[in-house]
Context: one part of a larger RNA
RNA sequence: CUGGGCGUAAGGAGAGUGUAGGCGGUUGACCAAGUCGUAUGUGAAAGCCUUAUCGCUUAACGGGGAGAGUGCACUGGAAACUGCAUGGCUAGAGCAGGGUAGAGGCAAGUGGAAUUCCUGGUGUAGCGGUGGAAUGUGUAGAUAUCAGGAAGAACAUCUGUGGCGAAGGCGGCUUGCUGGGCCCUUGCUGACGCUGAGGCUCGAAAGCGUGGGGAGCGAACGGGAUUAGAUACCCCGGUAGUCCACGCGGUAAACGGUGUGCACUAGGUGUGGGGGGUAUUGACCCCUCCCGUGCCGGAGUUAACACAUUAAGUGCACCGCCUGGGGAGUACGGCCGCAAGGUUGAAACUC
Repeated sequence: CUGGGCGUAAGGAGAGUGUAGGCGGUUGACCAAGUCGUAUGUGAAAGCCUUAUCGCUUAACGGGGAGAGUGCACUGGAAACUGCAUGGCUAGAGCAGGGUAGAGGCAAGUGGAAUUCCUGGUGUAGCGGUGGAAUGUGUAGAUAUCAGGAAGAACAUCUGUGGCGAAGGCGGCUUGCUGGGCCCUUGCUGACGCUGAGGCUCGAAAGCGUGGGGAGCGAACGGGAUUAGAUACCCCGGUAGUCCACGCGGUAAACGGUGUGCACUAGGUGUGGGGGGUAUUGACCCCUCCCGUGCCGGAGUUAACACAUUAAGUGCACCGCCUGGGGAGUACGGCCGCAAGGUUGAAACUC
């Protein structure tokens, strides 16, 4: 250096952006580095390999000869492919113009229902809770009900294997700022592309720092039950937290357990967005094209399950990762962090 793999057996990095690197559309002419021939030199001897021959009775072994020696250097050629430099092209990629759907992001403002609390009215003995109870709460007037007020958090119906986003994720309404997608026109640029070791950015929940906020819920904790016990499940309370601002942290069954991009390969049936056509009184309906998202199913694939134009099929490019179970995602060291810890990541031993 070489193998086989990664949906569920070990194995796709949580996601993106992008540096080096790897790889790269079509065409003309140029060079000749890679590539392919030619000639020369070299590639010591011994050994190995191929092969005449000779010597030990033969063989092994040995003598002596030839070839070979995939390599290197240099010489003179070839120009299809790769490459260098150069001139074009438009099918990749991007830009422009016109539309369009959306819980995409950030900020400010604002609304109603509900809950809890406070004040007042009505009203009287219970309420609450459970499998049944009790703790709890109530004659200092609760629960229920009506009116008024305060606060914080979440946004019922619409809501949909519906939509948007790279992932995490995103849901009342309005406004402002802002990212991306898709469709149509074909106008412009002319390979500007794909992937991406490091790097950088984002990254649920819990957690941490400082300051606010605190209605409901609720780790810890207290009490009541249950039970042989009950450090639980059930009940009554309840602190951190949950919320906001700024900063840190960087992990998840971060899952489609399926890396990204491109091309190709039967169908059927839904649904979301857009374009065109036919046609109508018309929301419809029918035909068709592009993009997204589901279900079913064939070839093919698969150990099977299953996947099946949204591939796990057929190929190409690049990255990441796996290599028996335990020890162990541990120890040590490095790096990061305020800490918690994260990341990188063994071995002895054992089966």
Predicted 3D model of a 351-nucleotide part of an RNA (small-subunit ribosomal RNA, central domain) from an uncultured prokaryote.
The coordinates come from a structure-prediction model, not an experiment, and the mean pLDDT is 87.
The full RNA is in RNAcentral, with records from ENA.